RNA sequence: GUCUCCAUAGCUCAAUGGAUAGAGCGCAGCCCUCCGAAGGCUGAGAUCGAGGUUCGACUCCCCGUGGAGGCA
Numbered sequence: 001g002u003c004u005c006c007a008u009a010g011c012u013c014a015a016u017g018g019a020u021a022g023a024g025c026g027c028a029g030c031c032c033u034c035c036g037a038a039g040g041c042u043g044a045g046a047u048c049g050a051g052g053u054u055c056g057a058c059u060c061c062c063c064g065u066g067g068a069g070g071c072a
Stems, first nucleotide, its partner, number of pairs: 001071007010025004018055001027043005048064002051061002
C1' cells in the first nucleotide's frame, strides 16, 4: 500500500430490517441477619463518528476513526 473481519452497559456476549435494544458477571438500594456471606426484590447503565437507502436501521450502503489478521 491493498484485502478481509470486528466495534452494543464497567467487563464478556445476544438481538429475521419491525414491540420499550436483552442476558451473565460487576455496581447501588431494600429485604433477610447480631454483623457479614449466600439468597430474594428493585434500580442505574450501551448501539465508534458522519451521511445515505427504507414506512421503519444495532442490522443494508458509502466515507472516516480505532483494533485484529492475510498478502506485498
Overview
Predicted 3D model of a 72-nucleotide RNA (transfer RNA) from a Parcubacteria group bacterium. Rfam family: tRNA. Rfam's curators write: Transfer RNA (tRNA) molecules are approximately 80 nucleotides in length. The family's RNA type in Rfam is transfer RNA. The sequence was found in a public genome assembly.